A computed fold for a 1463-nucleotide RNA from Panacibacter sp., annotated as small-subunit ribosomal RNA.
RNAcentral holds the sequence, with entries from ENA.
It matches the Rfam family "Bacterial small subunit ribosomal RNA".
Taxonomically the source falls in Panacibacter (Bacteria, Pseudomonadati, Bacteroidota, Chitinophagaceae).
RNA sequence: AGUCAGGAUGAACGCUAGCGGCAGGCUUAAUACAUGCAAGUCGAGGGGCAGCACGGUAUAGCAAUAUAUGGGUGGCGACCGGCAAACGGGUGCGGAACACGUACGCAACCUUCCUUCGGGCGGGGGAUAGCCCAUAGAAAUGUGGAUUAAUACCCCAUAGAAUAAUUGGAAAGCAUUUUUCGGUUAUUAAAGAUUUAUCACCUGAAGAUGGGCGUGCGGCUGAUUAGGUAGUUGGCGGGGUAACGGCCCACCAAGCCAUCGAUCAGUAACUGGUGUGAGAGCAUGACCAGUCACACGGGCACUGAGACACGGGCCCGACUCCUACGGGAGGCAGCAGUAAGGAAUAUUGGUCAAUGGACGCAAGUCUGAACCAGCCAUGCCGCGUGGAGGAUGAAGGUCCUCUGGAUUGUAAACUUCUUUUAUCUGGGGCGAAAAAAGGGUUUUCUAACCCGUCUGACGGUACCAGAUGAAUAAGCACCGGCUAACUCCGUGCCAGCAGCCGCGGUAAUACGGAGGGUGCAAGCGUUAUCCGGAUUCACUGGGUUUAAAGGGUGCGUAGGCGGGCCUGUAAGUCAGUGGUGAAAUCCUGCAGCUUAACUGCAGAACUGCCAUUGAUACUAUAGGUCUUGAAUAUCCUGGAGGUUUGCGGAAUAUGUCAUGUAGCGGUGAAAUGCUUAGAUAUGACAUAGAACACCUAUUGCGAAGGCAGCAGGCUACGGGAUGAUUGACGCUGAGGCACGAAAGCGUGGGGAUCAAACAGGAUUAGAUACCCUGGUAGUCCACGCCCUAAACGAUGGAUACUCGACAUACGCGAUACACAGUGUGUGUCUGAGCGAAAGCAUUAAGUAUCCCACCUGGGAAGUACGACCGCAAGGUUGAAACUCAAAGGAAUUUGGCGGGGGUCCGCACAAGCGGUGGAGCAUGUGGUUUAAUUCGAUGAUACGCGAGGAACCUUACCUGGGCUAGAAUGCAGAUUGACUGUGGGUGAAAGCUCAUUUUGUAGCAAUACACAGUCUGUAAGGUGCUGCAUGGCUGUCGUCAGCUCGUGCCGUGAGGUGUUGGGUUAAGUCCCGCAACGAGCGCAACCCCUAUCAGUAGUUGCCAUCAGGUAAAGCUGGGAACUCUACUGAAACUGCCGUCGUAAGACGCGAGGAAGGAGGGGAUGAUGUCAAGUCAUCAUGGCCUUUAUGCCCAGGGCUACACACGUGCUACAAUGGUUACUACAAAGGGCAGCCACCUGGCGACAGGGCGCUAAUCCCAAAAAAGUAAUCUCAGUUCGGAUCGCAGUCUGCAACUCGACUGCGUGAAGCUGGAAUCGCUAGUAAUCGUAUAUCAGCAAUGAUACGGUGAAUACGUUCCCGGACCUUGCACACACCGCCCGUCAAGCCAUGGGAGCCGGGUGUACCUAAAGUCGGUAACCGCAAGGAGCUGCCUAGGGUAAAACCGGUGACUGGGGCUAAUCU
Repeated sequence: AGUCAGGAUGAACGCUAGCGGCAGGCUUAAUACAUGCAAGUCGAGGGGCAGCACGGUAUAGCAAUAUAUGGGUGGCGACCGGCAAACGGGUGCGGAACACGUACGCAACCUUCCUUCGGGCGGGGGAUAGCCCAUAGAAAUGUGGAUUAAUACCCCAUAGAAUAAUUGGAAAGCAUUUUUCGGUUAUUAAAGAUUUAUCACCUGAAGAUGGGCGUGCGGCUGAUUAGGUAGUUGGCGGGGUAACGGCCCACCAAGCCAUCGAUCAGUAACUGGUGUGAGAGCAUGACCAGUCACACGGGCACUGAGACACGGGCCCGACUCCUACGGGAGGCAGCAGUAAGGAAUAUUGGUCAAUGGACGCAAGUCUGAACCAGCCAUGCCGCGUGGAGGAUGAAGGUCCUCUGGAUUGUAAACUUCUUUUAUCUGGGGCGAAAAAAGGGUUUUCUAACCCGUCUGACGGUACCAGAUGAAUAAGCACCGGCUAACUCCGUGCCAGCAGCCGCGGUAAUACGGAGGGUGCAAGCGUUAUCCGGAUUCACUGGGUUUAAAGGGUGCGUAGGCGGGCCUGUAAGUCAGUGGUGAAAUCCUGCAGCUUAACUGCAGAACUGCCAUUGAUACUAUAGGUCUUGAAUAUCCUGGAGGUUUGCGGAAUAUGUCAUGUAGCGGUGAAAUGCUUAGAUAUGACAUAGAACACCUAUUGCGAAGGCAGCAGGCUACGGGAUGAUUGACGCUGAGGCACGAAAGCGUGGGGAUCAAACAGGAUUAGAUACCCUGGUAGUCCACGCCCUAAACGAUGGAUACUCGACAUACGCGAUACACAGUGUGUGUCUGAGCGAAAGCAUUAAGUAUCCCACCUGGGAAGUACGACCGCAAGGUUGAAACUCAAAGGAAUUUGGCGGGGGUCCGCACAAGCGGUGGAGCAUGUGGUUUAAUUCGAUGAUACGCGAGGAACCUUACCUGGGCUAGAAUGCAGAUUGACUGUGGGUGAAAGCUCAUUUUGUAGCAAUACACAGUCUGUAAGGUGCUGCAUGGCUGUCGUCAGCUCGUGCCGUGAGGUGUUGGGUUAAGUCCCGCAACGAGCGCAACCCCUAUCAGUAGUUGCCAUCAGGUAAAGCUGGGAACUCUACUGAAACUGCCGUCGUAAGACGCGAGGAAGGAGGGGAUGAUGUCAAGUCAUCAUGGCCUUUAUGCCCAGGGCUACACACGUGCUACAAUGGUUACUACAAAGGGCAGCCACCUGGCGACAGGGCGCUAAUCCCAAAAAAGUAAUCUCAGUUCGGAUCGCAGUCUGCAACUCGACUGCGUGAAGCUGGAAUCGCUAGUAAUCGUAUAUCAGCAAUGAUACGGUGAAUACGUUCCCGGACCUUGCACACACCGCCCGUCAAGCCAUGGGAGCCGGGUGUACCUAAAGUCGGUAACCGCAAGGAGCUGCCUAGGGUAAAACCGGUGACUGGGGCUAAUCU
């Protein structure tokens, strides 16, 4: 930083829906509207009389009645007149404004109707609508003539407390002025009606109500909008208005507003309140209430008390409608309703009964205001869908370890009870009480009281009573964590879920379904929006060394803040009081609807504003004073501070001359380069530019950047002492100004060195780099720009306070080189405190105060656009779309890693010996082939491995033929009496089929039991898959020395300590030390073999002594000594001596000893690592298969063969081959066996045959060795492959495919490239022997056994592996890690862009309707006046040039995401 849990809504959508009460209901298109209604009333103002009613008269008629007539009456259309229509109702367009809120003011104002008080109401006149006649037009609407009334209009009279002018006095205030008492002059009024009660009318004053105007304060965003303004600001004089005012006009002045944000742009009705929140706040302004604005878009005035007027007028514009084409009509943002838009919002209802309004004397009329009803779960509130009992814990469902259990679940069934609600029947309100009309009483008037009549839309209502009967009524979301609630099946990174983390790749509590559960409930979820959590914009209540964040530095303007004491004032501040803060809302109490929601009454509150009275500590302000802050003065002192001028030597380069000769130079190694035209080297001289070795550092100076040879000039600054001077003069500092490394730019110089670019040489896979040789800008100077750095202490400045130690620079004190003194700097270490930690720590990152700057997730991006600066390069300011769930800090925490460090070990290297790699063969693997070449093992840790033995079998593979409860075993039932046999057919066999023989025990028998076959049912079977679901077993690191625990201690924590350190050891072996003390698994020891001795025991072993005996032989008697056998013991422990050492221990050609420092071997393998190996040893979850992936059989295959690799054997020969002779072992095996001995065969072997179930007999000959002979360096008398022929043996069977024998054949090969393996002593090397498996054998393999028997190790630099400590890390799948950039592709948003399109706003000019105001001779009128004409202004229209905003655009720039490529 992201996210969730809470609350809320004028909501919408999905699923669902029983009832009632109370409330709410176009948030979008201020879009367009059909139809009806929403403002009339008064006949007690008037002329009148169309329509209605009554009655009159006349005619006809007996009459009913019909016709005609006449305003006679009730009443009244239209008309004149009065009042209302400016209220009520709607909407939120505009407006950032005195529009709203709040508080004041008007000495600058108006107010119909109403109330109170005073006065008045006399006389006269002329018209006009209507009606009538004529006439134009389609209509709307007129035109002309005649006649007429008024509470319509006009004139005269009267009139002051009215208005105006003028004038005198008094008082007051706040400046203009105001108030009051007077005088004079001028002007202006009236309406009647009537039932005689009264109501109207005129005038004046006052009140009340309602308005108008002004002002302070308050409430949006943007500075990538910084300047705006000409009637603008003010004055004088006019005009206008109810009234002040540039409101308007003429003239005069040049002001006015603005960084405390003017102007411009965008957005928005405001408030009481509402939602949320602990609060402060934040968001909001539906309903209700107050104000404002608007009424199709604009402009304008008239009437009037009031309008610049929603249902009035005129004009312009857009739109719709009618039309006879000439011309007209209209304005739902009133109530219903329609269309459209939209996710979305209702009836073309009833009544004036109540409340209120208009008119009226009144009755009354009008009233879509209002009161009611209808629709909608839209919200809030309430009720119900039943209560009690009921266990065979039913059936069914689901799950499991499945003869069974668990759960659904007292849930159901069943018994009993109740009746809210729904249904039916009956009754049935409050709201209605006045007023008015009428009558009466009191009363001067007014008024009060009493009597009494009428009036209900809602309403078939609320409510009450009765009846029936559990009857009429439950859903929605969720169940991986956050977050309450778990299992099965399906699916298999698919389908899908998801608020965040994330889930899904065959065992998904996360997808879909089910069962179960959890939550809420007539609703439940989802979506959208607001507040909260978020102290995540921090006023309450945050930060800036390293996480985002201190400006590069200073000077300084505005501003903010500021030392001691005294006095005044009282603005802030505090207290009291008064006014206001509308009602509603919120809160508390009480009350009314059965309760609640809702409503009523009362209280409190409304934290605010204004006024007034007081207080004076602090701040402020005015005055005075002080010296400690600050500055000045005098003296002393310090330094690479700045600037300028001059001088110096070393080095370098170049030039000249000389000496001198073959190389120089350069590098890891080279080459390019220079050089016989004489380089490099050496010497002398000359020239040039730049930089200043040593001194020189933990140093000094400066605001920072920065400053270094020496000397001079000019100049700035710091520090100290004195305490002389001023007397708060101070601190900080937005804008502003100045300075500001290096690189870079401009002009002109200069150019020695070095050196971007560039060239060449190397390196390299490449090398546009690192290395080398050259080399231009530049580096230097003057002047002018640029203005940025990791401009860093990554730490802004100032002041005060807060433990210490040491060092150092320069002063003061001091005789001093001493110093417990003192000041200012520069550093190191360490406390408290702070900090996430690292760390900071009087030079703070501590404790406080003041001021400035800056930060608010990562990326996009310090980019784009705009503006400003710059010659340019570029700088300053500085976003968004989009995208991610992180990015980041500190610590290392533990590991791992490092071409980091230290210590140590190992056949790890080295020193040696022998091999492999070359050949032939054997064997295993890969590959290929095949019907099949079954499967597994694959770096070390697969490859003579599983397999310790594939001709059939094994065998799992292939082809073909068969079986289906199956090849084996169990259980139940049925059946047969067999099975084993024998024979026949068919067949490759298995199998199929036919025939035949035929059980046992008990019992007379039936039958039962046992056994066996067949059939049926039920449990099968599978070397099929998953070793990444597993157990067990195993390999490896590694027989390496490690791995842990308890308690304690340390750490915010992960963890650490112990186990580290110093020694020592083969060893975490032991010792010492130590916040550790102990313990466990490992190490070692205990076990086995072997080396020495002793005891015991002597058969099958042995034979010294005695005796017998043989050709010979322990062969025999005997012996128990020896060897040996096999059991028990002993022995070795650094125990002794010496040296070293604290100890552990080490050392010694020590002693002794069979053996000496673990004597030599073996068994024994810690915690863990490799998802290491094995489902094909075995076991096992899940999945798959069931006339087959199971089972039986025959044949084939596992043995193939261009090739590659591993492991071996045999060799290449003379340390040898061949032949003959002669010795010496150990350990094993043997009855389906080993086989002596004899015979035959050249031989393998065969035929006979003794012994031995083994210290007895046999396998059995050990071989190398030794002795003698021969071969003589060659593809051989080496080597033996390959092939031919002939055989032997095993076995049912040797063709594919056995071993062995004899004869013949006689291949490659003459010591093996790069590379690589084993071994440190009875070892390597070499020589044979035995065994397991096994009928036989492909064994040269494996496992054991003995014989002969070496060489070498200086040493730990290097290679490999390992252990411990330490260090760095952006790694943790852990370096086979992580990760950067270009290019190519796709998608997304965005900048530029020739242009094109649109929008609002301002300016200038032209034109100009209606209309007010102004002017006016001709026309009308007796006149007042009017018409007409005309001037100014102006809505609108047009033209023009700009600016701003938005959309789009070929092409183009970078950016983000995705899977791959190169480095």